RNA sequence: CGAGUCAGCCGGGCAAUUGCUGUCUUUAGCUCUUCGUUUUUCGACUAUCGAUUUACGAGGAAAUCGACAGAGGAAAGUCCGGGCUCCGCAGAGCAGGGUGCCAGGUAACGCCUGGGGGGUGUAAACCCACGGCAAGUGCAACAGAAAGUAUACCGCCGCAACGCUUUCGAGCAUUGAGGUAAGGGUGAAAUGGUGCGGUAAGAGCGCACCGCGCGGCUGGUAACAGUUCGUGGCAAGGUAAACCCCACUCGGAGCAAGGCCAAAUAGGAAUCCAAAGAUGCUGCUCGCAUUGGAUUCGGGUAGGCCGCUAGAGAUCUGUGGCGACGCAGAUUGCAGAUGAAUAAUUGUCCUCGACAGAACCCGGCUUAUAGGCUGGCUCGCUUU
Repeated sequence: CGAGUCAGCCGGGCAAUUGCUGUCUUUAGCUCUUCGUUUUUCGACUAUCGAUUUACGAGGAAAUCGACAGAGGAAAGUCCGGGCUCCGCAGAGCAGGGUGCCAGGUAACGCCUGGGGGGUGUAAACCCACGGCAAGUGCAACAGAAAGUAUACCGCCGCAACGCUUUCGAGCAUUGAGGUAAGGGUGAAAUGGUGCGGUAAGAGCGCACCGCGCGGCUGGUAACAGUUCGUGGCAAGGUAAACCCCACUCGGAGCAAGGCCAAAUAGGAAUCCAAAGAUGCUGCUCGCAUUGGAUUCGGGUAGGCCGCUAGAGAUCUGUGGCGACGCAGAUUGCAGAUGAAUAAUUGUCCUCGACAGAACCCGGCUUAUAGGCUGGCUCGCUUU
């Protein structure tokens, strides 16, 4: 210098004007309202009570002045885990769901860290649902003889029958019943590999080495690794994000959770008043039909308030740990809307700006993302 890999950070800047949401604050000339004192008038009257009016003081709502703050790294998908809320629950079991190498971290997790094993890459590094098919049951298209108690299509081998040739030793061809997994062929996959012996030809049939299983020993908390030890000829192909087995684990619904205040209208309950009236047919009488008024209470709707953002908070420092993370101290206040604010316009600069908008909160995972910055490591080339 080039290529790569991992980790971290930023996500247009500045200024002016005009708005929106929240918090705090200013003002009392005006609006509404609560409480206390005072006062006017009226009603019932024993004290006194109720209604109304005036003034003053205190508070609230709304308004107004001003200050400050105002989306994200994913606010997203809603896929996991937890807080919080309501409901359920003696205990145990069954069913069902989830997870699945080991150890640790954490409030918890299917997340993270470290380690083991397997795979990819020259390497840095990356990927893996990675318990059990040596419990049982099942499954395997096409091809192939055969896909599981393995199997005989070609080939190889000897035997028998028949035929041909013959130098009479035998050879060749066809057929038949057999042996054989060395060789060929099929397939994603065909019952360990190499060599020697052995055999009619072959074969763990025997042996040596390699591989594999089981046991022991050594190291490690463990997964697991090593083994110059013993043992077994090898029995046990694949598939469990197939049923299933084993181990661990799991109550349900969700902020439209849940709680508080509370109109109008309709309906409900209680008490009181009216015993004839009211309304309709019908203007009147008769007749017929229907049922009224007031007060209080309770449920619930509209509406309002709380939940709502001080929390597993953020930043910095120290410290323990390989690390995830823990502990201690200091500092800090950092959106809280509810048809839903967080913006618009103008000017200016640059590298000309991607994905994208909180809705109870938090920890993760996954997905989207223009461009830029920083650092570690690996490989290649060059120079000294």